[in-house]
Context: one part of a larger RNA
RNA sequence: GAAUCAACGCUGGCGGCGUGCCUAACACAUGCAAGUCGAACGCGAAAGGGACUUCGGUCCUGAGUAGAGUGGCAAACGGGUGAGUAACGCGUGGGUGACCUGCCUUCGAGUGGGGGAUAACGUUUCGAAAGGAACGCUAAUACCGCAUAAUAUCCCGCCUUUUAAGAGGUGGACAUCAAAGCCGGGGAUCGCAAGACCUGGCGCUUGAAGAGGGGCCCGCGUCCGAUUAGCUAGUUGGUGGGGUAAUGGCUCACCAAGGCAACGAUCGGUAUCCGGCCUGAGAGGGCGGACGGACACACUGGGACUGAGACACGGCCCAGACUCCUACGGGAGGCAGCAGUGGGGAAUUGUUCGCAAUGGGCGCAAGCCUGACGACGCAACGCCGCGUGGAGGAUGAAGAUCUUCGGGUCGUAAACUCCUUUCGAUCGAGACGAACGGCCUUCGGCUUAAUACGCCGGAGGAGUGACGGUACCGAGAGAAGAAGCCCCGGCUAACUCCGUGCCAGCAGCCGCGGUAAUACGGGGGGGGCAAGCGUUGUUC
Numbered sequence: 001g002a003a004u005c006a007a008c009g010c011u012g013g014c015g016g017c018g019u020g021c022c023u024a025a026c027a028c029a030u031g032c033a034a035g036u037c038g039a040a041c042g043c044g045a046a047a048g049g050g051a052c053u054u055c056g057g058u059c060c061u062g063a064g065u066a067g068a069g070u071g072g073c074a075a076a077c078g079g080g081u082g083a084g085u086a087a088c089g090c091g092u093g094g095g096u097g098a099c100c101u102g103c104c105u106u107c108g109a110g111u112g113g114g115g116g117a118u119a120a121c122g123u124u125u126c127g128a129a130a131g132g133a134a135c136g137c138u139a140a141u142a143c144c145g146c147a148u149a150a151u152a153u154c155c156c157g158c159c160u161u162u163u164a165a166g167a168g169g170u171g172g173a174c175a176u177c178a179a180a181g182c183c184g185g186g187g188a189u190c191g192c193a194a195g196a197c198c199u200g201g202c203g204c205u206u207g208a209a210g211a212g213g214g215g216c217c218c219g220c221g222u223c224c225g226a227u228u229a230g231c232u233a234g235u236u237g238g239u240g241g242g243g244u245a246a247u248g249g250c251u252c253a254c255c256a257a258g259g260c261a262a263c264g265a266u267c268g269g270u271a272u273c274c275g276g277c278c279u280g281a282g283a284g285g286g287c288g289g290a291c292g293g294a295c296a297c298a299c300u301g302g303g304a305c306u307g308a309g310a311c312a313c314g315g316c317c318c319a320g321a322c323u324c325c326u327a328c329g330g331g332a333g334g335c336a337g338c339a340g341u342g343g344g345g346a347a348u349u350g351u352u353c354g355c356a357a358u359g360g361g362c363g364c365a366a367g368c369c370u371g372a373c374g375a376c377g378c379a380a381c382g383c384c385g386c387g388u389g390g391a392g393g394a395u396g397a398a399g400a401u402c403u404u405c406g407g408g409u410c411g412u413a414a415a416c417u418c419c420u421u422u423c424g425a426u427c428g429a430g431a432c433g434a435a436c437g438g439c440c441u442u443c444g445g446c447u448u449a450a451u452a453c454g455c456c457g458g459a460g461g462a463g464u465g466a467c468g469g470u471a472c473c474g475a476g477a478g479a480a481g482a483a484g485c486c487c488c489g490g491c492u493a494a495c496u497c498c499g500u501g502c503c504a505g506c507a508g509c510c511g512c513g514g515u516a517a518u519a520c521g522g523g524g525g526g527g528g529c530a531a532g533c534g535u536u537g538u539u540c
Stems, first nucleotide, its partner, number of pairs: 001540004006536005013386006019379002021344001026342003030339003035073003040070002043067001048061005080297003089222008099214003104210008112146001114144002121136006152176002155172006181202006189196002223269003230260003235257008272294004276287004299320005322333004350376001352375003358372001359370004389419004399410004423481001426475003433467001439461008484529005489510003495524005505512002
């Protein structure tokens, strides 16, 4: 000098864009942060209103609504934190002839016929509660058999490529799959009707491929310490069994005795890693906050279940610590989500608004949910921009200060004259971000028996904004409301007077102060930066 997730002191006008617990991965009151689907399924209120009434109530509507339940998908994403980890964790380049993949896309085949339950609900009942128990009823795209089925799986041969077949091709045999579902439209024909039948859409099953996503393996790179020199028994390898989507001591039985290490094993300390950021002419050094990618974790430790995917932050079970409720028998909880509280600390914000936009989940859709996100708020914490007026004005006013007492300086500075009005305050007008989806009108095409339905495309129209009466624009007024901080011995730009007298004090280094201090304190003057200026910490 540059930089900073900064803090402290003095000071402080405005705007834009960013950033904001680096400490206790300490403990948490309260609210919200993951739901959705009635076009999978059965059940099904109440308030209110109306009618009647024997005043007990009944009926209609509200309404097949609210609601809970079965079922499907999502909840493994998004969001947070960096405790652990020196590791194939990360980075980079490869391998998978050892693998998986829900939703999505493309192509092929199919969607036949049956069965038994169960929640909700009803009755009874246990418990203070959290929560249960028994009996009875019922549905499904919930569950279970049967049929059909191959280029799928398994088994047995042969061939091809290959270092190697678990790859590809070909032949044979056994076993293993469906939701019969849901929503529309319809001219003939059949049917009392439901419907059959035809047709469209969404689903479902099975196979092949793709895209995107992941698992595993390998080469190289990845901090300090030798005042850590030896480490290792599933340890190193083999055979066989098990397990996994898959290779493998991953696990187990048996066998062999290996494996690593001065090119630093082991041990100890420290630490998430990278893209990048800071500095520097570069080489290099330091850092990994915000943003993006990967990893790890979710009170602490362990475990599995479900599922395409988890060994799962707002799921389950066990143990532990802590907190809370209790009728003492027993139960409940997990902010390193967004706000917020206590505590720790030099130190870090609102218990705000909205789903209007972007994105995500569910749904045919309308839509619902979304503390992701979009916004607003607080903080000079940072960067950038603007303003605090401009021009003229000497008799160099008053005042202050210095003085060699002549005068010098503050100083065109002020006053005064003319002008302007950014920003702020007031008043008025007032956006972009919104167009898609859906709706209405209309035209064309595809599908189809069809001028239904459905789908696609074009044109026109209405409607949707948290921010926000915000930005921006305009009007009137008037220099009006807006400057401080540090320094002045040398380094280092900037000098004098008074006070003090090795005192009080200053100080980054050298050093100043003991009676003429440009170094302490104050005044005047000057220098530097400026809504900031200094100090301290840290890095180069």

Description: Small-subunit ribosomal RNA, 5' domain from an Acidobacteriaceae bacterium, 540 nucleotides, folded computationally. Its Rfam family is "Bacterial small subunit ribosomal RNA". Its family is annotated with ribosome and structural constituent of ribosome in the Gene Ontology.